[in-house]
RNA sequence: AGAGUUUGAUCCUGGCUCAGGAUGAACGCUAGCGGCAGGCCUAAUACAUGCAAGUCGAACGAUAGUUGAGAGCUUGCUAUUGACGAGAGUGGCGUACGGGUGCGUAACACGUAUGCAACCUACCUUAACAGGGGGAUAGCUCGGGGAAACUCGGAUUAACACUCCAUAAGAUCAUAGGAUGGCAUCAUUUAAUGUUUAAAUAUUUAUAGGUUAAAGAUGGGCAUGCGUCUGAUUAGUUAGUUGGCGGGGUAACGGCCCACCAAGGCGAUGAUCAGUAGGGGAACUGAGAGGUUGAUCCCCCACACUGGCACUGAGAUACGGGCCAGACUCCUACGGGAGGCAGCAGUAGGGAAUAUUGGUCAAUGGAUGCAAGUCUGAACCAGCCAUGCCGCGUGCAGGAAGAAGGCCUUCUGGGUUGUAAACUGCUUUUGCCAGGGGAUAAACCUCAUUGCGUGUAAUUGAAGGUACCUGGUGAAUAAGCCACGGCUAACUACGUGCCAGCAGCCGCGGUAAUACGUAGGUGGCAAGCGUUGUCCGGAUUUAUUGGGUUUAAAGGGUGCGUAGGCGGCUUAUUAAGUCAGUGGUGAAAUACGGCAGCUUAACUGUCGGGGUGCCAUUGAUACUGCGGAGCUUGAGUACAGUUGAGGUAGGCGGAAUUGACGGUGUAGCGGUGAAAUGCAUAGAUAUCGUCAAGAACACCGAUAGCGAAGGCAGCUUACUAGGCUGUAACUGACGCUGAGGCACGAAAGUGUGGGGAUCAAACAGGAUUAGAUACCCUGGUAGUCCACACUGUAAACGAUGAUUACUCGCUGUUUGCGAUACACAGUAAGCGGCUUAGCGAAAGCGAUAAGUAAUCCACCUGGGGAGUACGCCGGCAACGGUGAAACUCAAAGGAAUUGACGGGGGUCCGCACAAGCGGUGGAGCAUGUGGUUUAAUUCGAUGAUACGCGAGGAACCUUACCUGGGCUAGAAUGCCAUUGAAUGAUCCAGAGAUGGAUCAUUCAGCAAUGACACGGAACAAGGUGCUGCAUGGCUGUCGUCAGCUCGUGCCGUGAGGUGUUGGGUUAAGUCCCGCAACGAGCGCAACCCCUAUUUUUAGUUGCCAGCACGUAAUGGUGGGGACUCUAAAAAGACUGCCUGCGCAAGCAGAGAGGAAGGAGGGGACGACGUCAAGUCAUCAUGGCCCUUACGUCCAGGGCUACACACGUGCUACAAUGGCGGAUACAGAGGGUAGCGAGCUGGUGACAGCAAGCCAAUCACAAAAAGUACGUCUCAGUUCGGAUUGAGGCUGCAACUCGACCUCAUGAAGUUGGAAUCGCUAGUAAUCGCGCAUCAGCAAUGAUGCGGUGAAUACGUUCCCGGACCUUGUACACACCGCCCGUCAAGCCAUGGGAGUUGGGAGGACCUGAAGUCGGUAACUGCAAGGAGCGUUUAGGGUAAAACCGAUGACUGGGGCUAAGUCGUAACAAGGUAGCCGUACCGGAAGGUGCGGCUG
Repeated sequence: AGAGUUUGAUCCUGGCUCAGGAUGAACGCUAGCGGCAGGCCUAAUACAUGCAAGUCGAACGAUAGUUGAGAGCUUGCUAUUGACGAGAGUGGCGUACGGGUGCGUAACACGUAUGCAACCUACCUUAACAGGGGGAUAGCUCGGGGAAACUCGGAUUAACACUCCAUAAGAUCAUAGGAUGGCAUCAUUUAAUGUUUAAAUAUUUAUAGGUUAAAGAUGGGCAUGCGUCUGAUUAGUUAGUUGGCGGGGUAACGGCCCACCAAGGCGAUGAUCAGUAGGGGAACUGAGAGGUUGAUCCCCCACACUGGCACUGAGAUACGGGCCAGACUCCUACGGGAGGCAGCAGUAGGGAAUAUUGGUCAAUGGAUGCAAGUCUGAACCAGCCAUGCCGCGUGCAGGAAGAAGGCCUUCUGGGUUGUAAACUGCUUUUGCCAGGGGAUAAACCUCAUUGCGUGUAAUUGAAGGUACCUGGUGAAUAAGCCACGGCUAACUACGUGCCAGCAGCCGCGGUAAUACGUAGGUGGCAAGCGUUGUCCGGAUUUAUUGGGUUUAAAGGGUGCGUAGGCGGCUUAUUAAGUCAGUGGUGAAAUACGGCAGCUUAACUGUCGGGGUGCCAUUGAUACUGCGGAGCUUGAGUACAGUUGAGGUAGGCGGAAUUGACGGUGUAGCGGUGAAAUGCAUAGAUAUCGUCAAGAACACCGAUAGCGAAGGCAGCUUACUAGGCUGUAACUGACGCUGAGGCACGAAAGUGUGGGGAUCAAACAGGAUUAGAUACCCUGGUAGUCCACACUGUAAACGAUGAUUACUCGCUGUUUGCGAUACACAGUAAGCGGCUUAGCGAAAGCGAUAAGUAAUCCACCUGGGGAGUACGCCGGCAACGGUGAAACUCAAAGGAAUUGACGGGGGUCCGCACAAGCGGUGGAGCAUGUGGUUUAAUUCGAUGAUACGCGAGGAACCUUACCUGGGCUAGAAUGCCAUUGAAUGAUCCAGAGAUGGAUCAUUCAGCAAUGACACGGAACAAGGUGCUGCAUGGCUGUCGUCAGCUCGUGCCGUGAGGUGUUGGGUUAAGUCCCGCAACGAGCGCAACCCCUAUUUUUAGUUGCCAGCACGUAAUGGUGGGGACUCUAAAAAGACUGCCUGCGCAAGCAGAGAGGAAGGAGGGGACGACGUCAAGUCAUCAUGGCCCUUACGUCCAGGGCUACACACGUGCUACAAUGGCGGAUACAGAGGGUAGCGAGCUGGUGACAGCAAGCCAAUCACAAAAAGUACGUCUCAGUUCGGAUUGAGGCUGCAACUCGACCUCAUGAAGUUGGAAUCGCUAGUAAUCGCGCAUCAGCAAUGAUGCGGUGAAUACGUUCCCGGACCUUGUACACACCGCCCGUCAAGCCAUGGGAGUUGGGAGGACCUGAAGUCGGUAACUGCAAGGAGCGUUUAGGGUAAAACCGAUGACUGGGGCUAAGUCGUAACAAGGUAGCCGUACCGGAAGGUGCGGCUG
């Protein structure tokens, strides 16, 4: 000191969360020792038991008992006296301290600083004094009552108890003086007169005690300044209240109390009320400022079962005293009594949770006493508890066979645990045993001297035989907890499979989980470790230090103005603020620094410094303030000029609209995307004229003007307000802002009364639609208009508060001035655009600031809940203002970026449309698919991009499927040993696999051995089983579309941009030009192949012009290379030339030339990527699964099923045709298990014989359409050939299930609905030929080849797809996106609610204990006095109202919840732009009207 989390990515705003420290803690796991500290935070709940305050015989009387002495004698009794002396009583002092707790208290309670001229103070110190009397009473004793507690009566007694007289000072009071001082009343002092008031003794004779007075010290009392929590949804409060005069009371001032008089006092600087709370020193945290806390220790306060009251006393309204009332508990003889742990222990209860019914007065301190001493749960110690802090230990060194085991692994191996262990050596803290063992203790007392003091000697230890020291023993007695996805240090395996679970936040888990569980390993801390709770920090996230408000949350709708805050220049005074010095205080402890003591530390001691504060005093005077004197620049006034839809009231005007009347005129008008409702032959619409009414003011008109804002528009009059400019005459700071307050304030809406032309919520009808409570149309009421009165809100916006000052420029415009001006270069006030610096998250702002500063006001602090609820205020109402919480989420949001998308825009391309040609969709058949069926109909492919696809060929095989029968190291291969040749033939069983039997032969090699087979063993089997969403490879598609990127530079905080955009051009990111870009790569093109032309070379199997031979004929033969052709190498085409256009690139031309012309035609070739596209069944491969089976062998069946649906094809429906015979012209292929000429047979498929050919040589092989001739004549036909009956062929085998041939049969079909496909030239269409697979074949398929050979393209509006630029976006899984509201279901919190119930506080009335006080004639008493009565008051009761909580049938909305219902409101022009206010309406989102905003 920061980090994680909103996004595809970015910057910002903003919340949530984490890492740190602390704790009177608790819980889980674990635990060796010691020191120091701490230990009911909850029930101020109730308490059994014991102890916690007594002491004094040197104040007093009396005295049980023990004992001594002597006396009497009934020798165990009585009286006397001495010593010791219990228990009780009178009296003195103490019990008001010490100890506990935090209920109450928001207060002079506490803190701090002052004051008392308004006070008290026992014990201690000092001075003076103490003479003489008196009467009682407790106790004791006698008697009575009562269960007890206790109490009544008689007799008798003492004191330092009580009381009277005397004495009387510097005490008290009164009177009138003097002096000094002060602060108003006065204070101090001095002298005088008068008045009032004291005392106590004891005794050891030394003291102790007593009275009065004064002073001090100590402790208290009272008063005051300042500080001291939250709420305004608590705004008014107060009658002894505020003050005065006079009394009373008190230690003392005072309404503290009383009588009278006055009407005050407090309060937005927060009274009153409500809630919460003991305050401080300090503690924790923090850089600090602050925030939080108030345990232990210290100071103060309050309380002592709850409430009230006084007494005693120096002191109490008294924790272990009293009286009364109340609640509770206990005793009781029922009549009545007793009690108070918030003292120390302890018990019950409550609670997550907090200890022993311990020891001692040895020390310190307290009470008392002359003292010894006694008492002391204060205190000192011990016990329990890891509750915290601190310290120590659980060993140290060596030791590699890197052991075994564990775990991982790429597995004969390696890695890791790990020098770790074993083993060797060493040490002994701690533990255990034994021995020793100081200090805390010095006094009081006694003794000597004795006034104080001093000196000598002695006694006393709970802790504790503890701390500590020494010796012995032996590695011996001693390690856990949490974590390991990121934040955050630390990783693998197995199990699990959105399950179980984890989680502080983000988030993990759906079969390869470093995130769950376990293990190994590792990291962190360590006698502890983790979790939970709480506080501070991080959080500058309440911002004084130290934040913001255009768009993220946030500027009030606007002005005037009160309080308040702030305020121009000069001068002198003052010294309140301010600053400096000095003094006092700021307790101790704590904290900080030094030193010291416990072995160290924690802990403790000592010394020091500091202490922001408060008070007093002295000084300074720049600034601020107070009051004084001036000034003119801020502000205002005056005068002159000027300006405008500024406001209010009145008058006037024309156009338009609607209506009425009249004329002309006739069948429609109107309205829409198209229609209909509506109007119209009873005459509309149209048109002309006249009249009426109400409302609004075209053109001018403008990012023009005016106004504080809302807002303001025909012309004119009256009244009225403002701005600006000039002059510098007047005033002389008169100013700025502005909480409350007051006024104004669009539209809608409300009330009353008018008015009502248009338009038009609601409503009605017509359309649209799945629906249409809408958009569109026809009507139409409130309203829209006026007057008066309310309402008080808007996207009331510049989403930007007001005022003042300062800070580069350019440009437009309005109104003045300069100034008489159409030029302009100045100046002032406005209204706009662009921009520098600067600012800003960016967009942007930029003298009209969102810049730099100052003053004042308002407002914000995550999203939702919610501008809601409750309360209050306002309003006629509608509603407005103020304005929460529970609960819930981890985001919500701003700006910008890249994409994608749009029923946004622009440009361009493509058989995309259009223009054409031919098809599909209808029929029959073939083939594939779906579906259905089945034992099985194996599997895969499924929009484009599956469906004549994998399959380029399922009768068996293939074959993966089904049924049945077999095998188990297996059907195949490698390796090894043994045995044997291998093999061939035959027979039997069986469906076959297979099993059995017989016979024959005796392999090659010189040998070693090899090949092969049965059987055996080990290792490697095998799987078309699953996962194409674990993969490789291959492939489809966008798309042969023109794109996709990089380096450096530059721009931007950044994501990113630029380059690649722009202007042209191209088939093309092709090229050119321009340009903060310059270059480059993958793509395009080219290089490759075929084809079109020519040349050269070569000339067999090809060719044959010329020459020769030969045949019926044929390059058949000799020859030839001319030609065709073959197959190699070249040439050729490049916009090269011309013309035009153009800067260029390039384009155009029936241009020239050329075989070919602008890429000549075709092919191969497929960028970055997209679709988790396809394929685990071509192959390969991770993981998982099966192993007498999911492997493998065999037979048969199935993949060929068939109501049906779809795709792709073939053949047709005929005359551009069918049939018949005749006849012409290709290319490219394959061929020995083959092609097979030819001949023969058969109608034919084909069969028999057979030449040639491993092919430019032989054969397949006939090309067909075509041509010419004939026939058919428009019909279900001489069209069409489906379907069904005999044969040959292949094959082990054609039943399921082959093709072919012949004869016969002769179905549907007469050109095909909606819709849809292909094709731009040697193309479509049409015609045949070949080939792969293959025994044969389902081929009409696939793939090649040639023959014949068109039509059309105006063009790019539209459909589809694509490219580039741009725009909007709430999308990024990217529009198959996102998302709103009602309804239904579950859960949660909450508002209202007839009421019910509880609580605290206050007021009114009644009653009223104890006690204080006051008065008093009656009753009592001789009297003093008492009782009674009165006042006040705790408590009790009655009735009403308010406040706060709990609960409540029912009810309202809200939130949350993978896959419910209805719609589609919003985001793109979201398909009617959206939103704001208001009103009405509607299942719902919402719709419509009016006004406003642009987000």